Context: one part of a larger RNA
Formats: sequence, structure tokens, C1' cells
RNA sequence: UUGGGUUUAAAGGGUGCGUAGGUGGACGAAAGGGUCAGUGGUGAAAUAUUCCCGCUCAACGGGAAGACUGCCAUUGAAACCGUUUGUCUUGAGUUCGUUUGAGGUAUGCGGAAUGCGUGGUGUAGCGGUGAAAUGCAUAGAUAUCACGCAGAACUCCGAUAGCGAAGGCAGCAUGCCAAACCGAAACUGACACUGAAGCACGAAAGCGUGGGUAUCAAACAGGAUUAGAUACCCUGGUAGUCCACGCUGUAAACGAUGAUUACUAGGAAUUUGCGAUACACAGUAAGUUCUACAGCGAAAGCGUUAAGUAAUCCACCUGGGGAGUACGCCGGCAACGGUGAAACUC
Repeated sequence: UUGGGUUUAAAGGGUGCGUAGGUGGACGAAAGGGUCAGUGGUGAAAUAUUCCCGCUCAACGGGAAGACUGCCAUUGAAACCGUUUGUCUUGAGUUCGUUUGAGGUAUGCGGAAUGCGUGGUGUAGCGGUGAAAUGCAUAGAUAUCACGCAGAACUCCGAUAGCGAAGGCAGCAUGCCAAACCGAAACUGACACUGAAGCACGAAAGCGUGGGUAUCAAACAGGAUUAGAUACCCUGGUAGUCCACGCUGUAAACGAUGAUUACUAGGAAUUUGCGAUACACAGUAAGUUCUACAGCGAAAGCGUUAAGUAAUCCACCUGGGGAGUACGCCGGCAACGGUGAAACUC
């Protein structure tokens, strides 16, 4: 390389949009590029293959045939692929009507809790633990009541519930933006699928500038524990946690399962529509969860949301360690990220 693979053995890109490329629905027509057939030319010789012959055999040599699966020209065929052209509606999209949701974003508002401040009541403890101590407290704490301030998060509802491409999204209200399903079947008429590059989004932590800082809390300090304790436990506590703008671009970014399309028993539950009838059932469409036939699988298991049967396109794998390291290049303020070896060793 061919072949074989990618849930868990090595292997699906974090996610989307999308350029080139690859692939692509139904019915006609045209031409004849690919394709197929016939004919002609060429495809040197030697070598190689088969047969025959000559050296006593063989190596070796001679002859013949086929082969050289190719290329060119020409004459045809027209199913398939491609091209040009005409049409179609089922793929795709648009329109109209309803519906749905923690989908996004901006602004405003709310109560509980926490901490702090002021004042009142009140007196000796509080707090914390396995037990303690550090700590707080007669300068009046803890507890309790009233008032005020601040920041952050939204109890119950709440659910193998919902929405979103993924990351993710939850108090309430309003504005703006986006999406999906369903129903109607009016419009366009293959406009599609995938997608190397590229662009955008992308938890947490981290970084820059400026704010904010109630809680919690790396680092740090103290108290314990212990042989020690640079920990687990306790008391404190700074970055950070929050906001605005900019950067970073990674995660067990997981369903460890790429996207799209078609096909292949059922059963149960549930969300949201539609339809029908009416308060209880079955139908249908799109999701979500469980169970299970065929089939698949090394097994665990998967099983119409496939890991089944097929097709198209992309990404990735090829023994363990060395190593996601070195070097180079690209990106970044940095931290670091992307790409990514070899020697050697088992």
C1' cells in the first nucleotide's frame, strides 16, 4: 500500500456555517465525451510462456505460435455515467395559520437567606469538633426585636420534564431576535447531501484594563491530628468567584457512538400539536425514556433515536514506552495552544 477498522481494545474532529472537491430525484429529446462492439495500423529484437528441433543430457542454442491485456485511426451501438436542452413534483425551500419551550439578548422589579451598620431587650458565654484548641465576647458577644445598607444566587413548582448546533440555559415582567413541530397545499422547480481549507461559536480555570466584593474560597497564617502531616478536620483569609470590554480556545467539550438518506416485529410510558368524540379511550405527526423480535456484537450490550441492512461525503487508527515530548513553523500579552517526529528500549 491493499485489506480491515473507529461505544468500552488504537481510532469520530468540541460544535455549527460554508469555499473548492466528491456524490446526487422522476420523465423525454439531442449530440456521442466516457463506455461497449467490429475492422485496420502500431505495440522493435532479445527476455518470459507453450510446442517442436539441435549439441550424448542439461545449461545453452535454433524455429514456430500465442502473448505484449496498450495506444492511434475508422465504422457502429445508445442501456448506464457525463454534456446540452425541455418538462415534472415526491427531495429541498418559500408562503399562510395555530402552537410550544430554563432558546438568545437588553432593561426593570421582587422576596427569603447571608454579612455588615445603627438602636432596643438581655447576660456570660458563643462558636467549633471524634474530642479539642486557635477564634469571637463584660469596650456587652451569641440569642432576640426594629430600621437601614451591600453583593451574589433564585427555595417550593421540578420531573430518566423542556429548549438549544454544541458549550449551555431556571425568581417575575416587558421589549427585541432566533428556532422547531403541526395543519393547509398556494408558490419555486432538484435550488440537494457532505465538506479539505476558511470563518464563527465554544464550560471551568487563567490573562489584560476598569469597576464591584455579601458569600464561598486556591495561596497563605494559626489551631488540631500524627512518628511526621508542607494533607484530610477547625478558625481566619487574599487572588478568584460577580459586571463591562478584550484575549485565551482547551475539558471524561461523553451518548466515550461524525453528518445525511432509505429500509427492517411489536409492547409500555411521557412532552407538544392535529383530528375525532366527549371526560375516557384508541388514531396521527414530531420529540423523549424503557422493554424487546429479526439482525449485529469478543462480550457487556445495541436494537426504527442501531452498535442491524445499504448508499454518499468528511475526520481518524495501525504494538507499549519514549511522547502529545524535542525541533521547526503558525497563533497568544503571558500561561500556553495547534501541527508533531526520531534515537533508544520492551
A computed fold for a 346-nucleotide part of an RNA from an uncultured Bacteroidales bacterium, annotated as small-subunit ribosomal RNA, central domain. The prediction has a mean pLDDT of 86. RNAcentral holds the full RNA, with entries from ENA, Greengenes and SILVA.